The prediction has a mean pLDDT of 80. FMN riboswitch aptamer (RFN element) from uncultured Stackebrandtia sp., 122 nucleotides, folded computationally. The organism belongs to Stackebrandtia, within Bacteria. The RNAcentral record of the sequence draws on MGnify.
RNA sequence: GGGGUCGGUGCAAUUCCGAACCGGCGGUAAGGAGCGACAGCUUCGAGCCCGCGACCCGUUGACAUCCAGUCAACGGUGGAUCUGGUGAGAUUCCAGGGCCGACGGUGAAAGUCCGGAUGGUA
Numbered sequence: 001g002g003g004g005u006c007g008g009u010g011c012a013a014u015u016c017c018g019a020a021c022c023g024g025c026g027g028u029a030a031g032g033a034g035c036g037a038c039a040g041c042u043u044c045g046a047g048c049c050c051g052c053g054a055c056c057c058g059u060u061g062a063c064a065u066c067c068a069g070u071c072a073a074c075g076g077u078g079g080a081u082c083u084g085g086u087g088a089g090a091u092u093c094c095a096g097g098g099c100c101g102a103c104g105g106u107g108a109a110a111g112u113c114c115g116g117a118u119g120g121u122a
Base pairs, nucleotide, nucleotide: 005019006018007017008016020112021111022101023100024052025051026050027049031044032043033042034041035040047099048098056076057075058074059073060072061071062070063069081097082096083095084094085093103115104114105113
C1' cells in the first nucleotide's frame, strides 16, 4: 500500500459463525506480453524461498525533566506451503488443496472498521 460484501446468532459484532475480499520493498525465476535488422532488446512475473521494511522491545546519547515524553545511533524480536504435472533444472511455471497477517481502541474477540499516520519506510 491493498482489502468487509451478503447471510446467521445476539440487546449489542464490517471483531464471533458461514460464504467473501487483500497481499509493502529488493533478490531469485524455466512463464506471459511487446518490439526486432532474427543478433537480440524491453517490460511484467513468489504474501507463505532468501534478504529487508513497517510494528514491538532494549541500550546509549541529546533535548526535556514533577511525571509523561521527543529525536538520533546501535542492537534485539519478527507470520505462513504442501500435493500432483512438465522438465536437465521450479517451495517461483501449470492444476489443486492449505496456511499467514504489528500495536492501541471498540457494547463482543478485527489482515479488511477507527486511531497513532497529512507519520515512518525498505